Molecule: Bacterial small signal recognition particle RNA
Organism: Acidimicrobiia bacterium
RNA sequence: CCGGAGAGCCUGUACGGCGGUGUGCUCGCGAACCGGGUCAGGUCCUAACGGAAGCAGCCCUAAGUGUGUCACACCGGGUGUACAGAUCCUCGAAGGC
Numbered sequence: 001c002c003g004g005a006g007a008g009c010c011u012g013u014a015c016g017g018c019g020g021u022g023u024g025c026u027c028g029c030g031a032a033c034c035g036g037g038u039c040a041g042g043u044c045c046u047a048a049c050g051g052a053a054g055c056a057g058c059c060c061u062a063a064g065u066g067u068g069u070c071a072c073a074c075c076g077g078g079u080g081u082a083c084a085g086a087u088c089c090u091c092g093a094a095g096g097c
Stems, first nucleotide, its partner, number of pairs: 001096002004091003008087001010085007018076007025068001027066003035060004043052003
């Protein structure tokens, strides 16, 4: 002097956590007409029996929208842990030169 250990700091990787965004999903709201179903009343056809269309109402639902933070994806950090690398400081065993 090499070899090694510890502390600090920087960088990277992995996993988590935090925040944001998007999508899906749960539960709702949601079309006077231009969605659907059922269509009181009434209307039309029929000699009659019956039939037809169908407003309001009700139900379902679309576009959209609220909710839950349940899942997934993306982004971001003087975020946490682990590992690796570089740098600096301290010490330096066995052994080697």